[in-house]
A computed fold for a 1377-nucleotide RNA from an Akkermansiaceae bacterium, annotated as small-subunit ribosomal RNA. Its Rfam family is "Bacterial small subunit ribosomal RNA". Gene Ontology terms of the family: ribosome and structural constituent of ribosome. The sequence is in RNAcentral, with records from SILVA. The prediction has a mean pLDDT of 84. Lineage of the source: Bacteria > Pseudomonadati > Verrucomicrobiota > Verrucomicrobiales > Akkermansiaceae.
RNA sequence: AGAGUUUGAUUCUGGCUCAGAAUGAACGCUAGCGGCGUGUUUAAGACAUGCAAGUUGAACGGAGAGUAAUUAGUUUACUAAUUUGCUCUUAGUGGCGGACGGGUGAGUAACACGUGAACUACCAACCAUAAAGUGGAGGACAGUCCUGGGAAACUGGGUUUAAUACUCCAUGUGCAUAUAUGUAAAGAUGCCUUCGGGUGUCGCUUUAUGACGGGUUCGCGGUCUAUCAGCUAGUUGGUGAGGUAAUGGCUCACCAAGGCGACGACGGAUAGCUGGUCUUAGAGGAUGAUCAGUCACACUGGAACUGAGACACGGUCCAGACACCUACGGGUGGCAGCAGUCGAGAAUAAUUCACAAUGGACGAAAGUCUGAUGGUGCAACGCCGCGUGGAGGAUGAAGGUUUUCGGAUCGUAAACUCCUGUCAUCGAAGAGUAAGACUUAGUCGUUAAUAGCUGCUAAGUUUGAGAGUAUUCGAAGAGGAAGGGACGGCUAACUUCGUGCCAGCAGCCGCGGUAAUACGAAGGUCCCAAGCGUUAUUCGGAAUCACUGGGCGUAAAGGGAGCGUAGGCGGCGUGGAAAGUCAGAUGUGAAAGCCCAAGGCUCAACCUUGGAACUGCAUCCGAUACUCCCACGCUAGAGGACUGGAGAGGUGUUUGGAAUUUUCGGUGUAGCAGUGAAAUGCGUAGAGAUCGAAAGGAAGACCAAUGGCGAAGGCAGAACACUGGACAGUACCUGACGCUGAGGCUCGAAGGCUAGGGGAGCGAAAGGGAUUAGAUACCCCUGUAGUCCUAGCAGUAAACGGUGUGCGCUUGGUGUGGGAGGAUUCGACCCCUUCUGUGCCGGAGCUAACGCGUUAAGCGCACCGCCUGGGAAGUACGGUCGCAAGAUUAAAACUCAAAGAAAUUGACGGGGACCCGCACAAGCGGUGGAGUAUGUGGCUUAAUUCGAUGCAACGCGAAGAACCUUACCUGGGCUUGACAUGCCGUCGUAGAUCUUGAAAGGGAUCGUCAGUUCGGCUGGACGUGCACAGGUGCUGCAUGGCUGUCGUCAGCUCGUGUCGUGAGAUGUUCGGUUAAGUCCGGCAACGAGCGCAACCCCUGUGAAUAGUUGCCAGCAUUAAGUUGGGGACUCUAUUCAGACUGCCCGGUUCAACCGGGAGGAAGGUGGGGACGACGUCAAGUCAGUAUGGCCCUUACGCCCAGGGCUGCACACGUACUACAAUGUCCAGUACAAUGAGAACCAAGACCGCGAGGUGGAGGAAAUCUAAAAAACUGGGCUCAGUUCGGAUUGGAGGCUGCAACUCGCCUCCAUGAAGUUGGAAUCGCUAGUAAUGGCACAUCAGCUACGGUGCCGUGAAUACGUUCCCGGGUCUUGUAC
Repeated sequence: AGAGUUUGAUUCUGGCUCAGAAUGAACGCUAGCGGCGUGUUUAAGACAUGCAAGUUGAACGGAGAGUAAUUAGUUUACUAAUUUGCUCUUAGUGGCGGACGGGUGAGUAACACGUGAACUACCAACCAUAAAGUGGAGGACAGUCCUGGGAAACUGGGUUUAAUACUCCAUGUGCAUAUAUGUAAAGAUGCCUUCGGGUGUCGCUUUAUGACGGGUUCGCGGUCUAUCAGCUAGUUGGUGAGGUAAUGGCUCACCAAGGCGACGACGGAUAGCUGGUCUUAGAGGAUGAUCAGUCACACUGGAACUGAGACACGGUCCAGACACCUACGGGUGGCAGCAGUCGAGAAUAAUUCACAAUGGACGAAAGUCUGAUGGUGCAACGCCGCGUGGAGGAUGAAGGUUUUCGGAUCGUAAACUCCUGUCAUCGAAGAGUAAGACUUAGUCGUUAAUAGCUGCUAAGUUUGAGAGUAUUCGAAGAGGAAGGGACGGCUAACUUCGUGCCAGCAGCCGCGGUAAUACGAAGGUCCCAAGCGUUAUUCGGAAUCACUGGGCGUAAAGGGAGCGUAGGCGGCGUGGAAAGUCAGAUGUGAAAGCCCAAGGCUCAACCUUGGAACUGCAUCCGAUACUCCCACGCUAGAGGACUGGAGAGGUGUUUGGAAUUUUCGGUGUAGCAGUGAAAUGCGUAGAGAUCGAAAGGAAGACCAAUGGCGAAGGCAGAACACUGGACAGUACCUGACGCUGAGGCUCGAAGGCUAGGGGAGCGAAAGGGAUUAGAUACCCCUGUAGUCCUAGCAGUAAACGGUGUGCGCUUGGUGUGGGAGGAUUCGACCCCUUCUGUGCCGGAGCUAACGCGUUAAGCGCACCGCCUGGGAAGUACGGUCGCAAGAUUAAAACUCAAAGAAAUUGACGGGGACCCGCACAAGCGGUGGAGUAUGUGGCUUAAUUCGAUGCAACGCGAAGAACCUUACCUGGGCUUGACAUGCCGUCGUAGAUCUUGAAAGGGAUCGUCAGUUCGGCUGGACGUGCACAGGUGCUGCAUGGCUGUCGUCAGCUCGUGUCGUGAGAUGUUCGGUUAAGUCCGGCAACGAGCGCAACCCCUGUGAAUAGUUGCCAGCAUUAAGUUGGGGACUCUAUUCAGACUGCCCGGUUCAACCGGGAGGAAGGUGGGGACGACGUCAAGUCAGUAUGGCCCUUACGCCCAGGGCUGCACACGUACUACAAUGUCCAGUACAAUGAGAACCAAGACCGCGAGGUGGAGGAAAUCUAAAAAACUGGGCUCAGUUCGGAUUGGAGGCUGCAACUCGCCUCCAUGAAGUUGGAAUCGCUAGUAAUGGCACAUCAGCUACGGUGCCGUGAAUACGUUCCCGGGUCUUGUAC
């Protein structure tokens, strides 16, 4: 010091969350020791038991005990009595203390507390100092004794008695009082004594002073709430009296009517206050345990008494509640003292020891008392310290985990070796805390005194709860001592298995739906450590209430506007005063704590000492710049006066025209009106149209304008009357008169309400017609409130510039409204300067950006209003206002982790611009109708195996399912397996024959393997068992590879630079051009890459080379390029040439390029093909192969037979054949190319109507094999379900094959279905193309091929054009995607 989280990404706003520190804590897991602290925060709930305040016999009379003496009884001894002594104990009287100490925080918002003052308005026991005194007398009450009452507590009567108890008299240093006058006292004890007394100590009385302590008053300070705005009758003051220690309405009588309050009275809620504590950089915020100061309280409420002090925690009285005792009559009690109990609670300790120390009460003292205090115990509750071992040790052991199977890791960790000995354990020694007190002796003082007493000194005696503790020494032995949390990011730390949106986790974001570093477990790692986590709370981070230190155009936020009260703020000069302000001094600011320094416990925590600090308050003395205050002036702010023009500024009255509507009258006839199209509606009873007249209401065309006026709302025909404001000019007057403005008052669109008018048009509601799936809407026909006027109410709007008002300052350009001046002119305009409005653009600056920018959202000042995450909600309740509607003020529970602003990239739009494409259009031919083939869906089935499913699945995987294929079903079988490798064992092996069986398989008989280096070595086969094989089982959403698609569309990017806070932009946009991001020009871009094009192949022309199986011009030859021969030609197959806008004309920017032309076989990428950018669709494929993970293992593997994949009410796709005459049939006849061929292609010949058969020349091919068909010629048919069409069916055959039943193809004869050009809709094609004709090939025994892939023949039509449909590209725009 920050981080996570809104988005595809970005910047901002803004909330939520986290990391830190802390606690009187609690809970979970764990736990070795010690020191120092802390420990009912809840029920101020109730309390059993014990203790917590007594002491004094040197105040007093008794009582009792002991002892000595005396007397009596009597036996020394013992018993009794008496008085006198002595010692001890003590109920009572008296004194002092129980007002301190200890506890708690209920109450209290207050002079309760803190701080600083005041008391000329006070008290003060004990203590200190000083002065004076302490004389005399008297009567009682307890107790004791006697006698009663009562259960007890307690209490009645009588006799008797003491005092430092009580009363009176005296004295008066003094004190009180204006005088008069009033007003004290007590003795006890020690010693000496000449018994007269003296003296000491402790007391007592009066007064004065001091000290400690207390009482009262005042200034200032510290909580929330206005959804509490008015409160108050002893209330405020006065006079008098009473009362008090003392002032005072403290109390009372009378008099007056005051007092407090937006600077928050009164009311409500909460709370003891402070030093401090926690946190924080600080300012602040939170808090008020322990310690200290102070207040309040003591079962609840009230009251006084005593006393120096109380309205009294362990006192009294009364009342109440509760509890206890009771003989029922009556009594007793008060833990918020220390322990302890119950209860409550998440939760908080021993019914401990001692007065040894410190302190307190009493006492002359010894001493007694002291749950104050000092100690110990319990609790990891906190802070601090120590330990759980150290060094060496690699076969990197075993084991765990993981693995790519090689290893890696736990890990020098362990084992093992050598050491050490803290703490705990055992043994021994053993503190400090102790100062005093008492006795004796000496001495100073007092005194007449060597009594006595006080002080000092010396000697002796004696006091320790903690404790045999701290500490020290010794012994033994690594022996007794480590856990908790976390490991997706924030946040340090990763893998395996299990689970499968289940179980669960989670502070926020979020994990989990079969490969989870996020769940659970394990291994490993990280962090802290006798603790670690969790929960709760506080501060921090949060500048997220912003004083330090925030905002309000669009994120939350400017009041709708003005006037104005309180308040806040306020121009220039001079003088005064000194409140604020500044400086100095003094007092105070308790101690502790914090900070600094030093010291003591071995260190630390802790403790001690000192310093600093305590930022404050008060007083005194100064300063006077600024602010305030007082006084006197000034004119720049503000206002007034005069002159002048502009204006839909306001109010009232009057008035005109256009238009709509209605009424009346005329003309006139069938429609009008309305819409996208219609209908409702109006109209033959005469509409609409048109002409004339009249009525009535409302609104003001053109002018008219980012023109004008007004505070805003708002204001528009004209005239008149009244009236407000602004502006300019002059510089005559006043002399700061100003700005803002909480409350308050006024104004305030539309709509609404009340009362009365008015009502043409328009028009909520309502009715009807349409539209639609519906249509409570949009459209249409009607139409009431209302809209208009008058008088009131209401008080809100996106009342917006989403921008409060005022003042000052800060570069400019250009329009426009109003005014003044200058120059010029005859006078103006134009022009220049200036003031004031109103716009646009833009600089600096500001802003998150957009944008604002002298009319600021810039730089400053003054004042007001408002905001603090989204929703709930501008809602509820309460108050105020209103006739009502409602307005205003204004929450919470609960819920979410976002909600939002601006900009960016894409995508989308029934947005725009431009461009392209068989996209449309123009054409040609189809599909959709029929029959059949084929694929798919569906249905069916034992199975109809699986996959493909918009374009981009559906004659697709499948370039060929009768068996096989085959993955499916039924049945029969096998289990190291049909197939691979390794290990082990065997050698009648391989094979043949017979038998059983549907086959697979089983059984039987025969059958002596091969090589050899001669080694039972190699090969081969078989058997058994183990490793393993096998799986067309799942996941194409775990994958590779391959493919489809957008799309052969022209795009997709990068480097550097520049711009932007950034995402990003620029480049790639723009103007042209192109098939093209093709090229040119321009440009903050300059370059580059992948795409385009080209390079490659085929084809079109030519040349060279080469001529066999190809060719044949010329020369021979033949039936035939058949043969000789030839290389000219064709052709073949290799290399070249050729085309590049190269040339000419025109256009264009002397560009790119386009149009035309020449030459040329070919002309503007000549025509085809291959070639597919970044990416998209989790597109397709685990069934082609490969492959991770999961699953099956006598089966989800393997073999076999049969069946199925061909199943058929139906629907769809793709094709074939047709419906006919551009045809069909018959006959004749011509011309190809690509390819294929050995289990193959097969000629001629013969047989068969034919499919085909017999046979086999030739051919592993430029050599042999195959009718080309349409076309053409000739003929028939004549528009018909036909000489069209051929489905279906019957019969007879052929071929392939182990086998054509399910389920093949072909032929012949017979049969002769639908169909007469196909609804909505829809497909292909721009030239050698469409259309049409045949041929070949792959797969293949055969074939469902009418499919697929190629080849050649014949060979068109049309394109005006880009409005529209579809798809695509570029730019732009809106967006809540």